A computed fold for an 89-nucleotide RNA from Fictibacillus phosphorivorans, annotated as c-di-GMP-I riboswitch aptamer. RNAcentral holds the sequence, with entries from Ribocentre. It matches the Rfam family "c-di-GMP-I riboswitch aptamer". Gene Ontology term of the family: cyclic-di-GMP binding. The prediction has a mean pLDDT of 82. The source organism's lineage runs through Bacteria, Bacillati, Bacilli, Fictibacillaceae and Fictibacillus.

[in-house]
């Protein structure tokens, strides 16, 4: 340095639900809370999923309100990149 993840030490991080709080929505943030996680660190211009407020078509005479597109909004505990403790060999 590169590789593995049997088993140890120190540890770490927090699904779901709750409660408050941003948002149109997904979702985020704070407390609690632990399902699990050898990267459940970190990457959103590698791929993938999620939402559709504004816009736009369309249906209607016209608002209204439906429905479709589609992120410039979102997820990293979906995959991939990329850093990194500890032990053994």
């Nucleotide at each position: 340095u590169g590789u593995u993840a049997u088993u140890a030490a120190g540890g770490g991080c927090a699904a779901a639900c709750c409660a408050g709080u941003u948002g149109a929505a997904a979702a985020g943030c704070u407390g609690g809370g632990a399902c699990g996680c050898a990267a459940a660190g970190c990457u959103a211009u590698g791929g993938g999923c999620c939402u559709a407020a504004a816009g736009u078509a369309u249906g209607u005479u016209g608002a209204a309100c439906a429905u479709g597109c589609a992120a410039u909004g979102g997820c990293a505990g979906c995959c991939g990149g990329u850093u990194g403790c500890c032990a053994a060999a």